[in-house]
RNA sequence: AUGAACGCUGGAAAGCAGUCGCGAAAUGCGGCUCGCCGAAGGAGCAAGGCGCGCAAGCGCUGAAAUCUCUCAGGCACAGGGACAGCGGGGGC
Numbered sequence: 001a002u003g004a005a006c007g008c009u010g011g012a013a014a015g016c017a018g019u020c021g022c023g024a025a026a027u028g029c030g031g032c033u034c035g036c037c038g039a040a041g042g043a044g045c046a047a048g049g050c051g052c053g054c055a056a057g058c059g060c061u062g063a064a065a066u067c068u069c070u071c072a073g074g075c076a077c078a079g080g081g082a083c084a085g086c087g088g089g090g091g092c
Base pairs, nucleotide, nucleotide: 006087007086008085009084010083015034017033018032019031020030021029022028035075036074037073041071042069043068044067048061049060050059051058052057
């Protein structure tokens, strides 16, 4: 069991930014500055429900998300990566 952990495969976006220091050098490390991304993680919310009210509304609650925010994370390659496919067969 509408299938856990785990394994394999696929997997987007955004500055190889500037400056200072270290360094032989780097697409390196650290500090500062500006500009960006959303698909680790995190945060926020409609509907609905309940109560008050003649009503309009107000209050409480409310599973969220690939939506929104950008704290965190990230902005060549690599790594990571929501999610998907296949395998696997778990917890109480």